Context: one part of a larger RNA
RNA sequence: GAAUGAACGCUGGCGGCGCGCUUAACACAUGCAAGUCGAACGAGAAAUCCCGAGCUUGCUCGGGAAAGUAAAGUGGCGCACGGGUGAGUAACGCGUGGGUAACCUGUCCUUAAAUUUGGGAUAAACCACCGAAAGGUGGCCUAAUACCAAAUAUUGUCUUGAGAACUAAAGUUUUCUAGAUAAAAGCUAACCUCUUCGUGAAAGUUGGUGUUUAAGGAGGGGCUCGCGUACCAUUAGCUUGUUGGUAGGGUAAAGGCCUACCAAGGCCAAGAUGGUUAGCUGGUCUGAGAAGAUGACCAGCCACACUGGAACUGAAACACGGUCCAGACUCCUACGGGAGGCAGCAGUGAGGAAUCUUGCGCAAUGGGGGAAACCCUGACGCAGCGACGCCGUGUGAGUGAAGAAGGUCUUCGGAUCGUAAAGCUCUGUCAAGUGGGAAUAAUGUCCCGCGGAAAAUAUCCAAGGGAUUUGAAGGUACCACUAAAGGAAGCACCGGCUAACUCCGUGCCAGCAGCCGCGGUAAUACGGAGGGUGCAAGCGUUAUUC
Numbered sequence: 001g002a003a004u005g006a007a008c009g010c011u012g013g014c015g016g017c018g019c020g021c022u023u024a025a026c027a028c029a030u031g032c033a034a035g036u037c038g039a040a041c042g043a044g045a046a047a048u049c050c051c052g053a054g055c056u057u058g059c060u061c062g063g064g065a066a067a068g069u070a071a072a073g074u075g076g077c078g079c080a081c082g083g084g085u086g087a088g089u090a091a092c093g094c095g096u097g098g099g100u101a102a103c104c105u106g107u108c109c110u111u112a113a114a115u116u117u118g119g120g121a122u123a124a125a126c127c128a129c130c131g132a133a134a135g136g137u138g139g140c141c142u143a144a145u146a147c148c149a150a151a152u153a154u155u156g157u158c159u160u161g162a163g164a165a166c167u168a169a170a171g172u173u174u175u176c177u178a179g180a181u182a183a184a185a186g187c188u189a190a191c192c193u194c195u196u197c198g199u200g201a202a203a204g205u206u207g208g209u210g211u212u213u214a215a216g217g218a219g220g221g222g223c224u225c226g227c228g229u230a231c232c233a234u235u236a237g238c239u240u241g242u243u244g245g246u247a248g249g250g251u252a253a254a255g256g257c258c259u260a261c262c263a264a265g266g267c268c269a270a271g272a273u274g275g276u277u278a279g280c281u282g283g284u285c286u287g288a289g290a291a292g293a294u295g296a297c298c299a300g301c302c303a304c305a306c307u308g309g310a311a312c313u314g315a316a317a318c319a320c321g322g323u324c325c326a327g328a329c330u331c332c333u334a335c336g337g338g339a340g341g342c343a344g345c346a347g348u349g350a351g352g353a354a355u356c357u358u359g360c361g362c363a364a365u366g367g368g369g370g371a372a373a374c375c376c377u378g379a380c381g382c383a384g385c386g387a388c389g390c391c392g393u394g395u396g397a398g399u400g401a402a403g404a405a406g407g408u409c410u411u412c413g414g415a416u417c418g419u420a421a422a423g424c425u426c427u428g429u430c431a432a433g434u435g436g437g438a439a440u441a442a443u444g445u446c447c448c449g450c451g452g453a454a455a456a457u458a459u460c461c462a463a464g465g466g467a468u469u470u471g472a473a474g475g476u477a478c479c480a481c482u483a484a485a486g487g488a489a490g491c492a493c494c495g496g497c498u499a500a501c502u503c504c505g506u507g508c509c510a511g512c513a514g515c516c517g518c519g520g521u522a523a524u525a526c527g528g529a530g531g532g533u534g535c536a537a538g539c540g541u542u543a544u545u546c
Stems, first nucleotide, its partner, number of pairs: 001546004006542005013393006019386002021351001026349003030346003035077003040074002048065008084304003093229008103221003108217008116151002119148002126139005155182005161176006186209006193201002230276003237267003242264008279301004283294004306327005329340004357383001359382003365379001366377004396426004406417004430487001432482005440473001444468005451461003490535005495516003501530005511518002
C1' cells in the first nucleotide's frame, strides 16, 4: 500500500447492488418448512336451513337440502429432490485423466408387441371393550390399478448339445437345436343402445391415459486404477484376514467383502506405523511475476442429522422433519406407562468483541402430485433490520472589502480566520408534500379453428385467432407539479519518517508513543485554544493475510 463474513471509539443525509453466529455439531418454548390423486377403491358425516307430525311451546321424531361435500380409511406416486451444517475424515475423500470384457438405473424419450381367459383368499374403514394418554384386544361385512395361484407368449433370460470368429490365456461374441422360466389392470371422454330417468346399467365404435414384456437412448449412480493433495523423525519399524493362491458364499457388480484349506507373505528412510491439525475443489486476497495466504457468499463433490448401533421399504437410503435397540437430556402422567430431537425458515436462552424479522406471496422461476382445473412448496421471489462492504449522489451556485463584528497572534504598526460571513441575484438534485403511474404476465378458462387421426358431420390432437382472467413486491420504480437554501459534516493528524505551527497550562509530574524518542520552567512531541494538513458519510484504532 492492498484486503476482510470483521469488531471497537467518535460521527452519521439519501439511493442501488451485495453480505450478515467466524464462538457452543450448546440446549431449545411457539408457528410454519411434504404432500397430492375421487379419472384406482369401498364407505361416508355434522353445523345450518326448509317441510311435516307430536306435544311438555321449545323440545322430540320423520323427510329433504347441505352432500356423495368435510374429515378419516385401502391403494398409487412423492417423501433418497429441494433446504441446513462442517462435527468427523490426511482418505480413491477431493481434483484430474482413464477403465468397467466386473455393473445398476423408478420417472422421461424412441421403437416393437401384449393389454386376453376364467378364478381365489383376506383385511382396513365400521362397531364394542380396555386404557389418563400413547395405544391395544375382540367382532360382523366388503371393494380395488391392494394381495395370491393358473392358462396364453411378440420378445427376452438361463441351461443341454453341436459349430464359427476373436484372444497369450481365462474367456467373450455369435449361429443352429432342445428344454425350463417370467406378464398384467384397469380407468376415462364422446357417440350409440337400454332404462325403474339416477350421481343408473351394460353390448359396441373411436380416442385419451394407465399397466406388462423387451430393445435402444438421455440423464443419474456404483466399483476400480495412474498422478496430485498439511505438519511432526523430539513418531522407525508396522501387519495375522495380515499378503497371495484354490474352492465356495455373498453382491446389481470385480475383490479377503466373508468362510474353509494351502503358501509365508505384504508395507517402509522416495517416510510405513503413530501423533497433531484440517472437509476438498472451481475460486478468493496479495504480488510485476515467481509465489505466499485462504476456502465466508455463489457453484461442483463429500460427510453428517441429539450420541452409538442396526436393518426394513424401495429403482435408489442403511434415510434431517421414517422404523427398531441402547445411552444422555427434556417434557407429560391417573405412577401402570408414554412423548421428543431447529446443523430447515423465523424466533428464545447461553457462549461471545460480534452477526437480522416469531414479516408478505406462491404473481414469476423451479420442484412434488394430478388427465386437468388446481393443491402443496420458510426452495424461491420480495419486503424489514444493520454505514458490514462496494458504487452513485447531496449537504448549494454566482456576486460581495466597510477587508464588518468576534476569536487568535502581535514587534501594538498590524497580521490571520477571510469572499469566509452578512447583504444582493439565482438554481432545485436528494429529503418533504400533491397528483399521475409501469414493465416483470408467459399462462389458465371459454369460443372459433389451418391441418391431422377417425367410417363419420360424434369425438380427439392441434398451428393460429378472438374474448376474458391472474402481481407478493406496491400505489413501488418512474414522471409532472408545489414551496423553500430551507432538513443534511464529521473524524484523525500537524518533532522526523509524513502533508501540516503558534500561544497558554504543566514542570521527568500529569501524560504521549508504530520506530527513533518527547516531558526535570521559554515543550511546534503532554493537555487546551487559534490556525493548518489529509480523508470524507465516513474517519481513526485493534485483529488477521500478502

Small-subunit ribosomal RNA, 5' domain from a Desulfatiglandales bacterium, 546 nucleotides, folded computationally. The organism belongs to Desulfatiglandales, within Bacteria. The RNAcentral record of the full RNA draws on ENA and SILVA.